RNAcentral holds the sequence, with entries from Rfam.
The RNA shown here (FMN riboswitch aptamer (RFN element)) has 211 nucleotides and comes from Paenibacillus albicereus.
The prediction has a mean pLDDT of 77.
Its Rfam family is "FMN riboswitch aptamer (RFN element)". About the family: The RFN element is a highly conserved domain that is found frequently in the 5'-untranslated regions of prokaryotic mRNAs that encode for flavin mononucleotide (FMN) biosynthesis and transport proteins.
RNA sequence: GCGAACCUUCGGGGACGGGUGCAAUUCCCGAACCGGCGGUGAUCCGUUCCUACGCGUCUUCGGCAUGCGCCGCGGCUCGCCGGGAUCGGUCAGUCCGUGACCCGCAUGCACUCCCGCGCUGCCCUCCAUCCGAGGAUGCGUGGAGAGCGCAUGCGGCUGACCUGGUGCGAUUCCGGGACCGACAGUAUAGUCUGGAUGGGAGAAGGCUCGC
Repeated sequence: GCGAACCUUCGGGGACGGGUGCAAUUCCCGAACCGGCGGUGAUCCGUUCCUACGCGUCUUCGGCAUGCGCCGCGGCUCGCCGGGAUCGGUCAGUCCGUGACCCGCAUGCACUCCCGCGCUGCCCUCCAUCCGAGGAUGCGUGGAGAGCGCAUGCGGCUGACCUGGUGCGAUUCCGGGACCGACAGUAUAGUCUGGAUGGGAGAAGGCUCGC
C1' cells in the first nucleotide's frame, strides 16, 4: 500500500405577508428560502519543479563621471507577472450512478388458525361390575395448508435546463432566465404535522488477519 472480517462515532435543509372561505403555513396574489450520498468536473486555493519574452534586483567586465551614480554586453543571483507540469484540497438539486418512501418475488424465522398422527388424569356418552370404545379438553409432533408480522436478498418504481460568454473542450465555470421536489394526514403542502429517538447511500477512525 492492497484485500477481508469485526467494532465505534457521524450521517437532510427550508417562509412570511395579503386575499377568498365555515375551514387553507396546502388554493390565489406578492415577494422569499432549501438542495441526501458517491462519481465526473475546463473552477478556485495551495505545494514542488521547469520555462520564452518582459520588468525589477544583485553582480563580473567595459565605457562615462569629482562623486552620488548613469549607460552597455552578459549571468548556474533572486523576485514579480505570464505559460506549462506535478501533487494535495475544493467545486453539479437539473449529467452518470445511488439511498430513503412505495410495490412485487424468493428464502428464513415468529405468531394465530386449519389438517394429519400419537398420548391424554379429571369430565361427557355407549356398554356395563371392572375392562374397553368414542367424544371433549390439554400436551407433543408433522404439514410442499391459510393468514399476518419481521428479517435478508433480488427486481421494479422514483422529478427537473435552456441561453449568452470564455475556451480545443463546459447541461459542471461566469452572466442571465427557467424548472423540479416520495408517502400518509389535513381545504389540494419541497418549507406544517407524522411514520422517524427509525432506516440509509456513505464518511471518518480503531482493531485483527492475509498478501